A computed fold for a 351-nucleotide RNA from Acidihalobacter sp., annotated as Bacterial RNase P class A. Model confidence (mean pLDDT): 76 of 100. A source record names the gene rnpB. Its Rfam family is "Bacterial RNase P class A". About the family: Ribonuclease P (RNase P) is a ubiquitous endoribonuclease, found in archaea, bacteria and eukarya as well as chloroplasts and mitochondria. By type it is a ribozyme.

């Protein structure tokens, strides 16, 4: 100089005027008046994880649902750090639902002979065989049949380790060396695992488990419209006390019985307010631990809190008609969207 990877960060500034919400302090009859605070890195999807709140005691079974190498971090997690595995990349790095097909079922389009107890479509072979036919005196010989054979060929994503001797009738882990695989040991790591130990095993059983399942683990439900206090009218509820000593019904009439007014009290609920609300696993800096994620200590800071919902409008300069987006109970993540800048680590080519 180019080409990449890869972490972290900002998210238009300024001034100037008019508003909006929260809030302190003065003052006040109402209010004013001086100050202060006022969206994000994703607030978003609401997909994981917790606090919180109520329901309730969630011990067991059955069923369901998530998770799934290993070791750690954290309040937790399906989430982050390191680490083995295993694809991709020359590399710096990335991507992976990465437990189990030998517990059992079940699936494998097309093609092909066969897709999983292996199997014979075309080759080879035809040793075997009181086979069959044809030459031959006869030995034999050709051509069939039975039948062997997975070496070749074709056929698919995938065909039962591979390469060479050897060996056969052709053939074949049928034997044999060497790759390769599987199992057990030691050995190195907490571990997943690991090569260039040592032994045994003729190879021992094709994918498929985001098919059924099987094994580990975890996991009560419902959510701020959670919940909680205060508490009108109206209507109806209860207790007592009045009052015509009443009116109605029941009844043939009396007594009873229901039902009807008034006032006092007390209790549940609505409307509406209050609180739940924002000081929190919190921010920032600085030392310490630790490869990290983190975790610890001492110092400092207060940083939105609406409830028809506030955060804007418009003027000027700059550098350019800035993306994607806006709080509603709070965090931890992950996904997804985004104009443009800043800046730390490494890679790999070319000089």
């Nucleotide at each position: 100089g180019g080409a990449g990877u890869u972490g972290g960060c900002c998210a238009g500034a300024c001034a100037g005027u008019c508003g909006c919400u929260c809030u302190g302090c003065c003052u006040u009859g109402a209010u004013g008046g001086c100050g202060g605070g006022g969206a994000g890195g994703a607030a978003a999807g609401u997909c994981c994880g917790g606090g919180c709140u109520c329901c309730g005691c969630a011990g067991g079974g059955c069923g369901g649902g998530a998770u799934g190498c290993c070791a750690g971090g954290u309040a937790a997690c399906g989430c982050c750090u390191g680490g083995g595995c295993g694809g991709c990349g020359c590399g710096a790095g990335u991507c992976g639902a990465c437990g189990g097909a030998a517990a059992g079922u079940g699936c494998c389009a097309c093609a092909g002979a066969a897709a999983a107890u292996a199997u014979a479509c075309c080759g080879c072979c035809g040793a075997u065989g009181a086979u069959c036919u044809c030459u031959u005196c006869g030995g034999a010989g050709a051509g069939a049949c039975a039948g062997g054979u997975a070496a070749g060929g074709g056929u698919g994503a995938a065909a039962a380790g591979g390469u060479g001797c050897g060996g056969u009738a052709a053939g074949a882990g049928c034997g044999c060396a060497c790759c390769g695989c599987g199992c057990g040991g030691a050995u190195g790591g907490c571990a997943a695992c690991a090569g260039a130990c040592c032994g045994c095993g003729g190879c021992a059983u094709g994918g498929u488990a985001a098919a059924c399942c099987c094994c580990a683990u975890c996991c009560g439900g419902a959510g701020c419209a959670a919940g909680a206090c205060c508490a009108a009218a109206u209507a109806g509820g209860g207790a007592c006390g009045c009052c015509a000593u009443g009116a109605u019904g029941u009844g043939g009439c009396c007594c009873g019985c229901a039902u009807c007014g008034c006032g006092u009290c007390c209790g549940g609920g609505u409307a509406g307010g209050u609180c739940g609300c924002u000081u929190g696993a919190g921010g920032c800096g600085u030392g310490c631990g630790g490869u990290g994620a983190c975790g610890u200590a001492c110092g400092u800071c207060c940083c939105a809190g609406a409830u028809g919902a506030a955060u804007g409008g418009c003027u000027g300069u700059c550098u350019g008609a800035a993306a994607c987006a806006g709080a509603a109970c709070c965090c931890g993540g992950c996904u997804u969207a985004u104009c443009g800048g800043c800046u730390g680590a490494c890679u790999c080519c070319c000089c």